[in-house]
RNA sequence: UCAGCAACCUGAGCGCCAGGCCCACGCGGCGAGCUCCCGAGAGGGAGCGGCCCCGCGUGGGUGACGAGGUGGAGGUUCAUCGAAAGACUCGGCGGAUGCCUCCCGGCCCGGCACGGUCGUUAUCAAGUCGACAAAGCCCGCUGGCAACGGCGGAGACAAAGCGACUCGAGGGUGCCGU
Repeated sequence: UCAGCAACCUGAGCGCCAGGCCCACGCGGCGAGCUCCCGAGAGGGAGCGGCCCCGCGUGGGUGACGAGGUGGAGGUUCAUCGAAAGACUCGGCGGAUGCCUCCCGGCCCGGCACGGUCGUUAUCAAGUCGACAAAGCCCGCUGGCAACGGCGGAGACAAAGCGACUCGAGGGUGCCGU
């Protein structure tokens, strides 16, 4: 260093970047003006030329903040909730606990078939209540020429298909059994 195995931790706003935007360097352009030469003059020629701005190239940076969500297989694509900002959390690609179909499983006294609805906390609807979120912002340290990144501190603020409670509705059809 590679490969295998095992354990622990972590994991989906999760990973990537050829667009866009930003930074650095290089090259070119624009350009106030300056120098030299020719010319009686008007004017012409050559060279130098900072910043800003524009273009190209190379390299780098940015490109989703948490809450919540997984029976199995296949398929499919903007697949829940709010925060921040009001600038890109834009745009693209991959993936994903969503959705659809089938299988398995739960819910009805039991069995089978069909049907409904869910997913092991497993029928549906409504209402009420609930929540130490994180980033951002501020302070400090730190890496980088820079764009920008990392760590720590202080102090907040959410919603939901998340949690709790209440209530209503459904609990069927056929056959068989008790």

GlmS glucosamine-6-phosphate activated ribozyme aptamer from an uncultured Thermoleophilia bacterium, 178 nucleotides, folded computationally. The model forms 86% of the base pairs in the Rfam consensus. It matches the Rfam family "glmS glucosamine-6-phosphate activated ribozyme aptamer". The literature on the family includes a 2004 paper in Nature by Winkler et al., "Control of gene expression by a natural metabolite-responsive ribozyme". It is annotated as a riboswitch. Model confidence (mean pLDDT): 79 of 100.